Large-subunit ribosomal RNA, domain III, 356 nucleotides, folded computationally. The sequence was found in a public genome assembly. It matches the Rfam family "Archaeal large subunit ribosomal RNA". For this family Rfam cites "Crystal structure of the ribosome at 5.5 A resolution" (Yusupov et al., Science, 2001).
Context: one part of a larger RNA
RNA sequence: UAGUAGCAGCGAUAGUCGGGUGACAAUCCCGACGGCCGAACAGACAAGGGUUCCUCAGCAAUGUUCGUCAACUGAGGGUUAGCCGGCCCUAAGUCUCACCGCAACUCGAAUGAGACAAAUGGGAAACUGGUUAAUAUUCCAGUGCUGUUGUGCAGUAAACGCCGACGCUUUGGGAUCGUCUGAGCCGGGCCUUCGCCCGGUCGAAUCGUCGAAAUCCGUGGAAGCCGUAAUGGCACGAAGCGGACGAAUGUCGAGAUAGAGCAAUUCAGACCAACCUAGAGCCCGUGAAAAGGCAAGCACAACAUCCGUACCAAGAUCCGACACAGGUGUCUGUGGCUGAGAACGCCAAGGCCUGU
Repeated sequence: UAGUAGCAGCGAUAGUCGGGUGACAAUCCCGACGGCCGAACAGACAAGGGUUCCUCAGCAAUGUUCGUCAACUGAGGGUUAGCCGGCCCUAAGUCUCACCGCAACUCGAAUGAGACAAAUGGGAAACUGGUUAAUAUUCCAGUGCUGUUGUGCAGUAAACGCCGACGCUUUGGGAUCGUCUGAGCCGGGCCUUCGCCCGGUCGAAUCGUCGAAAUCCGUGGAAGCCGUAAUGGCACGAAGCGGACGAAUGUCGAGAUAGAGCAAUUCAGACCAACCUAGAGCCCGUGAAAAGGCAAGCACAACAUCCGUACCAAGAUCCGACACAGGUGUCUGUGGCUGAGAACGCCAAGGCCUGU
């Protein structure tokens, strides 16, 4: 330069009043009213950060003003696992060694061997409730499950085989969560009454049980019948009848005179994510491998080490020199009304009034 530029401009226009604390309050805390987001400004994670988490005590600086507040300063505290993940397996690929060539090599092509390579692929096993200021499928309570080793019992049968194990599009069936409709019951709100409105009516893994399609077998014996949403099927045996095998995170029962709830803790229906099952279409594209598992029983006992686990995950904890209007992967995707819709608009649950 200069008390100058800026501290306003973004479709998120957001505050106001009362009380508290305090030396001091527009800015911190509490309450009321008023607003904003709601395919996010909600919830849970990966990467990255690394203590920023929680509590107490502070306000010189940091904070675009203030500050009694804080992701700031000082001190103390906090991350608990056989069953979540790493650890194991192989993948594209990477490294090393062997072998050969070369006068030689830090050079060269093939082959073989070994090792590494996934916290999004494969994979042994855990759920419900409670608890802390801060951790929890890890602690505690209850109820389960897996593997290894040992002991005991059973068993002497051969390993064939099967699973793991897979594209895209589309359709049928089963089916729960969810939502909606009707009724009963319980709680709450409004109300003089009539009545109306809102919310709830729960309950896991695990063990057992039921269970459709497809396939196969027996019977039967069709010369136009059977059947589908659609394609279709059939004397190389259709329909019909009977049987074998057979699914779900599904049904029912136990779990559970566990738990949760002040209490009730019941029933009927509609549309149906996940999950299971069966087809059809498409391809000059044909849609991994290995470990491992099943086949291959039961009981009891012991053991199950090591590493991660706090918190943020973003209009203030990451990358952009900043509390930067930028950038950044995944899941919840079925809360309601409207709608073809994850659009728009309004509102739940939840969050926020610091895009300071």